[in-house]
The prediction has a mean pLDDT of 82. A computed fold for a 72-nucleotide RNA from a Candidatus Shapirobacteria bacterium, annotated as transfer RNA. Lineage of the source: Bacteria > Bacteria candidate phyla > Candidatus Shapironibacteriota. It matches the Rfam family "tRNA".
């Protein structure tokens, strides 16, 4: 250099083009309890950047960044 593949919550994922972007785990509170790090319950937090395309974009198309595998 040139081809594929990924990029979403702190981390690990999900999400036919159309619902408030969910879940688990962390974190934080509040029940529980002799105490609680267990056990219920709530809570908070995210789509890499810029443009297209579309009534509509996590998804599709473009450049650009960051990561991986492979070819040279």
């Nucleotide at each position: 250099g040139c081809g594929c593949c990924c990029g979403u919550a702190g981390c690990u994922c999900a999400a036919c083009g159309g619902a408030u972007a969910g879940a688990g785990u962390a974190c934080c509170g509040g029940c529980c309890u002799g105490c609680g790090g267990a056990g219920c319950c709530g809570g908070c937090g995210a789509u890499g950047c810029a443009g297209g395309u579309u009534c509509g974009a996590u998804u599709c198309c473009u450049g650009c960044c960051g990561g991986g595998c492979g070819c040279a």